[in-house]
Molecule: Lysine riboswitch aptamer
Organism: Desulfosporosinus sp. Sb-LF
RNA sequence: AGGUGAGGUAGAGGUCGCAGCUUAUAAAAGUAGUUUGCUUGAGGCUCAGCACAGCCAUGGAAAGUGAACGAAAGGAUACGUUGCCGAAGUUUCUAUACGUUGCUGUGUAUAGGGGCUGGGAUUGUUUCCAAAUAGGGGCAAGACUGUCACAGCCGGCAUGCCAAUCCGCUGUGGAGAGCUAUCUUCGAU
Numbered sequence: 001a002g003g004u005g006a007g008g009u010a011g012a013g014g015u016c017g018c019a020g021c022u023u024a025u026a027a028a029a030g031u032a033g034u035u036u037g038c039u040u041g042a043g044g045c046u047c048a049g050c051a052c053a054g055c056c057a058u059g060g061a062a063a064g065u066g067a068a069c070g071a072a073a074g075g076a077u078a079c080g081u082u083g084c085c086g087a088a089g090u091u092u093c094u095a096u097a098c099g100u101u102g103c104u105g106u107g108u109a110u111a112g113g114g115g116c117u118g119g120g121a122u123u124g125u126u127u128c129c130a131a132a133u134a135g136g137g138g139c140a141a142g143a144c145u146g147u148c149a150c151a152g153c154c155g156g157c158a159u160g161c162c163a164a165u166c167c168g169c170u171g172u173g174g175a176g177a178g179c180u181a182u183c184u185u186c187g188a189u
C1' cells in the first nucleotide's frame, strides 16, 4: 500500500416496488334482518361438537312463501397520506389473550424461533375467503426487469500503436445472510 474477513452507516431495483391509514365510489343487495299475512306443526337459543345450566315455545318453535321497510363486515378501485427496500408474503413450532359454564377442536390477534421467496406481471392448475368471472396463497411454464459472477473471434473510451480499467451489448448462471458507496478494525503475509 492493496486485498480479504468482521462490524457500522447511507443508498438502488419499480411509473402496478412493499405494507398500513383516511376519504370517496361501485358492488356486496333488494341479501341478512325487522314487522305482518298464509302454509305447516315441535322444537329452538352459543364459532363447531358433546355435556351441564338457563331462557323461549301448541296463546305456535324451526322451516317455507307473499307484502312493507331495509343494513353492515371482509374484499375491490381511485386520490391522498405514513412508514419502508426481507420492504413484505407464506408455512411451521412455542407462549399469551379473546370468541366459554366445562371438555375437545378451531378461528382471530400479539410476541419470539425456524424454513421458503431478488421483484412485479401473464397463462395454466389447485386451494382459501367470498356474492363474484373480484381478491389472497401453493405449484408449474415461458418471457420481462434489477443486481453480481463468468465468457465473448462485439463496440466505445482512443487523431501514433497496443493493452488494462471503465461504459455498452450478447450469452450462461447464482441469490437479498445479496448488490453499490463509505467508515472502523486484530493478527499473519
Base pairs, nucleotide, nucleotide: 005185006184007183008182009181010180011179014085017084018083019082020081021080023078024077025076033069034068035067036066037065038064039063043056044055045054047105048104049103050102051101088117089116090115091114092113093112094111095110096109097108098107099106118145119144122141123140124139125138126137127136128135147174148173149172150171151170152169154168155167156166